Annotation:
The RNA shown here (transfer RNA) has 73 nucleotides and comes from Pteropus alecto. Rfam family: tRNA.

[in-house]
RNA sequence: GCUUCCAUAGUGUAGUGGUUAACACAUCUGCUUUACAUGCAGAAGGUUCUGGGUUUGUGCCCCAGUGGAAGCA
Repeated sequence: GCUUCCAUAGUGUAGUGGUUAACACAUCUGCUUUACAUGCAGAAGGUUCUGGGUUUGUGCCCCAGUGGAAGCA
């Protein structure tokens, strides 16, 4: 230098262009316990990496950028 892949809640992941973006763990509250842990119930937490484009409508499609990974030279 070229090619490919990845970026979604604190962490790890899901998510056919069409409802209020889902699950597990973690966090907080309540119940349970003398207390803790476990268990049960509930809650909070997201400008879906950034900026454009396409579309009636993008987390999803296209382009550029940023960061990361792999391969080739």